This is a predicted structure of a 73-nucleotide RNA (transfer RNA) from Candidatus Methylomirabilis sp. NCBI's taxonomy places the organism under Bacteria, Bacteria candidate phyla, Methylomirabilales (SeqCode), Methylomirabilaceae (SeqCode), Methylomirabilis (SeqCode). Its mean pLDDT, the model's own confidence on a scale to 100, is 81. It matches the Rfam family "tRNA". It is annotated as a transfer RNA. Its family is annotated with triplet codon-amino acid adaptor activity in the Gene Ontology.

RNA sequence: GGUCUUAUCGUCUAGCGGUUCAGGACACCACCCUCUCACGGUGGGAACACGGGUUCGAUUCCCGUUAGGACUA
Numbered sequence: 001g002g003u004c005u006u007a008u009c010g011u012c013u014a015g016c017g018g019u020u021c022a023g024g025a026c027a028c029c030a031c032c033c034u035c036u037c038a039c040g041g042u043g044g045g046a047a048c049a050c051g052g053g054u055u056c057g058a059u060u061c062c063c064g065u066u067a068g069g070a071c072u073a
Stems, first nucleotide, its partner, number of pairs: 001072007010026004018056001028044005049065005
């Protein structure tokens, strides 16, 4: 350099065009429980890498950029 591939809350992940408000686990915060801590319970905040395109409608499909990975020369 070429080909292929991945990118979603702090972390790990679900999501295959319309849906709920993008869901779950752990973590975090508040409250309850407890003499206190832990455990447990209830609630809360928090994400679609970036720019275009297709479409009535895009996290989802296409192109490019950026970053990571694999193979190859």